[in-house]
Molecule: Bacterial RNase P class A
Organism: marine sediment metagenome
RNA sequence: AGUCCGCCGGAUGGCCGCGGUGAGCGAAAGCCCACCGAGGAAAGUCCGGACUCCGCAGGGCAGGACGCUGGGUAACCCCCAGGCGGCGCGAGCCGACGGAAAGUGCAACAGAGAGCAGACCGCCGAUGGCGCCCUCGGGCGCACAGGCAAGGGUGAAACGGUGGGGUAAGAGCCCACCAGCGACCCGGGUGACCGGGCCGGCUCGGCAAACCCCGUCCGGAGCAAGACCAAGCAGGGACAGGGUGGCCCGCCCGUCACGUCCCAGGUGGGUUGCACGAGGCCGACCAGCAAUGGCGGUCCCAGAUGGAUGGCCAUCGCCGAGGCAACUCGGUACAGAAUCCGGCUUACAGGCGGACUCGU
Numbered sequence: 001a002g003u004c005c006g007c008c009g010g011a012u013g014g015c016c017g018c019g020g021u022g023a024g025c026g027a028a029a030g031c032c033c034a035c036c037g038a039g040g041a042a043a044g045u046c047c048g049g050a051c052u053c054c055g056c057a058g059g060g061c062a063g064g065a066c067g068c069u070g071g072g073u074a075a076c077c078c079c080c081a082g083g084c085g086g087c088g089c090g091a092g093c094c095g096a097c098g099g100a101a102a103g104u105g106c107a108a109c110a111g112a113g114a115g116c117a118g119a120c121c122g123c124c125g126a127u128g129g130c131g132c133c134c135u136c137g138g139g140c141g142c143a144c145a146g147g148c149a150a151g152g153g154u155g156a157a158a159c160g161g162u163g164g165g166g167u168a169a170g171a172g173c174c175c176a177c178c179a180g181c182g183a184c185c186c187g188g189g190u191g192a193c194c195g196g197g198c199c200g201g202c203u204c205g206g207c208a209a210a211c212c213c214c215g216u217c218c219g220g221a222g223c224a225a226g227a228c229c230a231a232g233c234a235g236g237g238a239c240a241g242g243g244u245g246g247c248c249c250g251c252c253c254g255u256c257a258c259g260u261c262c263c264a265g266g267u268g269g270g271u272u273g274c275a276c277g278a279g280g281c282c283g284a285c286c287a288g289c290a291a292u293g294g295c296g297g298u299c300c301c302a303g304a305u306g307g308a309u310g311g312c313c314a315u316c317g318c319c320g321a322g323g324c325a326a327c328u329c330g331g332u333a334c335a336g337a338a339u340c341c342g343g344c345u346u347a348c349a350g351g352c353g354g355a356c357u358c359g360u
Base pairs, nucleotide, nucleotide: 001357002356003355004354005353006352007351008350010316011315012314013313014312015311016310018037019036020035021034022033024031025030039334043345044344046343047342048341049340050339051222052221053220054219063218064217065216066215067214068082069081070080071079072078083097084095085094086093087092098213099212103211104210105207106206120152121151122148123147124146127145128144129142130141131140132139133138160178161177162176163175164174165173179203181200182199184197185196186195187194188193226272227271228270229269235263236262237261238260239259241258242256243255244254245253246252279299280298281297282296283295285294286293287292317332318331319330320329321328322327
């Protein structure tokens, strides 16, 4: 100067106050005592699950997610270890990392040509053509037909690279080596893959975070899930009461719903779900490289819903400024539960520990 991993993220005391749990007192309101009371991210709500209700014979289509290998896990777009590719002097970091000889498609600008393409400059002109010469065998010239793709040029990319042979000039046209692709064999590895040998045609480009193909997985909604209790108003029913009508009275029948009781649904409200759990901490233990699993010990650790977790003071710590100093002044991050858990991502003043790399 850097890389990786793990951790902390104010401390102590006093006073006042708030939420919860459990004892005690009290008829009740309440009082009193003890204990507990935000985070590493409680955040974003991006993945995966637990739990709950609805749906569901089985299978498929559509749609979505994921995609090297092995392992871990309740599960994962997570974690660990490894392989391959890229970056870095290095410690290390990054990778949607299956398939492009199944099909369809895409590639701006530049350029002659952009997918089994192409000839602008250029090279040649063997063969044919034209012209000249000629000792008739041929020679020279032109660059018209034509041949070529080595060199130049364009581009992110131009259908292998270097050297030699070859040729009119050239070209995997041929050869050697190298690179790449494919088939086969041997060895190592659980595997991804690696190492080696031999042969082949000589070369077959890129993009799938384009459609698509292949493989694996996925029913939907979510704690405002769901369960229970249940005012008031309205509804239904019963009645030996009451009002009223048939009918003057009673019986009886009807009606009103005044009264009493019951019922169903469940609005306001309340209770529950809801805090013992894939739980935290410790271990010099066991298995494993590790993630992680096992075993042993120990602890109980927020539960609000007008939504508690706060305020003040003192001392100390840390940072900045001033000062020779004593000290003085200012500041002390990001943020904050709402059913719970495992991850990922993002924010974060300052600080600690460990392992390593490069330079001097």